This is a predicted structure of a 473-nucleotide part of an RNA (small-subunit ribosomal RNA, 5' domain) from a Patescibacteria group bacterium.
Its Rfam family is "Bacterial small subunit ribosomal RNA". Rfam links the family to the GO terms structural constituent of ribosome and ribosome.
The source organism's lineage runs through Bacteria and Bacteria candidate phyla.

Context: one part of a larger RNA
RNA sequence: GAGUGAACGCUAGCGGUGCGCCUAACACAUGCAAGUCGAGUGGGUUUAGACCCACGGCGAACGGCUGCGUAACACGUUGGAACCUGCCCCGAACUCAGGGAUAACCCGCCGAAAGGCGGAGUAAUACCGGAUGCCCCCGCGAGGGGAAAGAUUUUUCGGUUCGGGAGGGGCCUGCGGCCUAUCAGCUAGUUGGUAAGGUAACGGCUUACCAAGGCAAUGACGGGUAGCUGAUCUGAGAGGAUGAUCAGCCAGAAUGGAACUGCGACACGGUCCAUACUCCUACGGGAGGCAGCAGUGAGGAAUCUUCCGCAAUGGGCGAAAGCCUGACGGAGCGACACCGCGUGAAGGAUGAAGUCCUUUUUGGACGUAAACUUCUGUUCUGAGGGAAGAAAUUUUUGACGGUACCUCAGGAGAAAGCAUCGGCUAACCCUGUGCCAGCAGCCGCGGUAAGACAGGGGAUGCAAGCGUUACUC
Numbered sequence: 001g002a003g004u005g006a007a008c009g010c011u012a013g014c015g016g017u018g019c020g021c022c023u024a025a026c027a028c029a030u031g032c033a034a035g036u037c038g039a040g041u042g043g044g045u046u047u048a049g050a051c052c053c054a055c056g057g058c059g060a061a062c063g064g065c066u067g068c069g070u071a072a073c074a075c076g077u078u079g080g081a082a083c084c085u086g087c088c089c090c091g092a093a094c095u096c097a098g099g100g101a102u103a104a105c106c107c108g109c110c111g112a113a114a115g116g117c118g119g120a121g122u123a124a125u126a127c128c129g130g131a132u133g134c135c136c137c138c139g140c141g142a143g144g145g146g147a148a149a150g151a152u153u154u155u156u157c158g159g160u161u162c163g164g165g166a167g168g169g170g171c172c173u174g175c176g177g178c179c180u181a182u183c184a185g186c187u188a189g190u191u192g193g194u195a196a197g198g199u200a201a202c203g204g205c206u207u208a209c210c211a212a213g214g215c216a217a218u219g220a221c222g223g224g225u226a227g228c229u230g231a232u233c234u235g236a237g238a239g240g241a242u243g244a245u246c247a248g249c250c251a252g253a254a255u256g257g258a259a260c261u262g263c264g265a266c267a268c269g270g271u272c273c274a275u276a277c278u279c280c281u282a283c284g285g286g287a288g289g290c291a292g293c294a295g296u297g298a299g300g301a302a303u304c305u306u307c308c309g310c311a312a313u314g315g316g317c318g319a320a321a322g323c324c325u326g327a328c329g330g331a332g333c334g335a336c337a338c339c340g341c342g343u344g345a346a347g348g349a350u351g352a353a354g355u356c357c358u359u360u361u362u363g364g365a366c367g368u369a370a371a372c373u374u375c376u377g378u379u380c381u382g383a384g385g386g387a388a389g390a391a392a393u394u395u396u397u398g399a400c401g402g403u404a405c406c407u408c409a410g411g412a413g414a415a416a417g418c419a420u421c422g423g424c425u426a427a428c429c430c431u432g433u434g435c436c437a438g439c440a441g442c443c444g445c446g447g448u449a450a451g452a453c454a455g456g457g458g459a460u461g462c463a464a465g466c467g468u469u470a471c472u473c
Base pairs, nucleotide, nucleotide: 001473002472003471004470006469007468008467009466010465013341014340015339016338017337018336019334020333021299026297027296028295030294031293032292035058036057037056040055041054042053043052044051045050065252066251067250075176076175077174079172080171083169084168085167088165089164090163091162092161093160094159095158096130098128099127106119107118108117109116110115135146136145137144138143150157151156178224179223180222185215186214187213190212191211192210193209194208195207196206197205227249228248229247230246231242232241233240234239254275255274256273257272258271277288278287279286280285305331307330308329309328313327314325315324316323317322344375345374346373347372354366355365356364357363379414380410381409382408383407384406385405389400417462418461419460420459421458422443423442424441428457429456430455431454432453438445439444
């Protein structure tokens, strides 16, 4: 000098665009944040508006948050083979005939509640076996095995199997990126093989047996620290530092563990177990998880509204109308940052008053500064008009918002501070103080003439900011 997710002090007119718990992955009151489908099905309530319960389907594995863990194929990049893939697209074939249950509802019972048990009874695109099977799987072959579901406004939406695609995901691998040797040896599923199991898939992934290997000063093993990257800051560059916001990947969801469902999870707002904590209880037993959006307490130098809307973009469901969406779009708060604008312009010397300095008590400085005259109207105030963002789509549809913007009127009226002035370093005098009080980034000032302390006048620098502190280059 440049920079910051900054904080603190003094000060403060406006707008735009960004950013805003860096600390306790500490604890959380309250509300909301994931539903939807009656064109799959049964029932209930009601009165012709519909609504509700349950079964069923799809979604809830996305989106959103955080950075605990992780030094690892986690990430970045390169190559690869032994894989999976709901919805979507293309192509081929099929969609036949049946069966038994069960929830809701009703009745009864238990319980404070959460909830549970029994009886009766019913449907389906729920469940089950049979047939067929282009095709697929196993097998050298013969042969064996494997599907389906209907609905509807009557022309569409579905269902099953197979092949291909797109997008997504799992796996392996070369190389790359922290500190420490005051860590020198580490390793028994360890390294390899055979066989079996397991997986969507390769593989010590797991197990049995066999062999004795494997890694390491090119730093194994251990310890410390840390999410990684695109990038960001700085620098002429090389490099150094960082990894907020935005984007990609990874990891986590009170702590630890586990599986279920499913195309996909070992699942933030699912289940089970254990632990700690909080809450309810009739003491028998139950309920909960903001590292979602707001918000509260705590911690801290420090970080916002318990706002509006689904109008746009995007997502889920639905044939659609539509419903849901704290994603998102917006508004609010904060000079936190960057950018822009303003706080007036021109004229005006009797160089007024006042203050400060001063060698003569006259001169000098503030100073064209003010007063005063003539203008302007950016901002501001009031009134009038008034958007684009709306596309799909003919009609309709705007939270922001009567906002931005435009016109007219009023009125210089309402808008300047902060730090510094010994040298580095732009800017000097007076008074007070007297090694005191104090200053200070370094050198150093202050002990009676202090340009260095304090006040005053003046000046310099930046300016809605200016300084200080912290950190990086």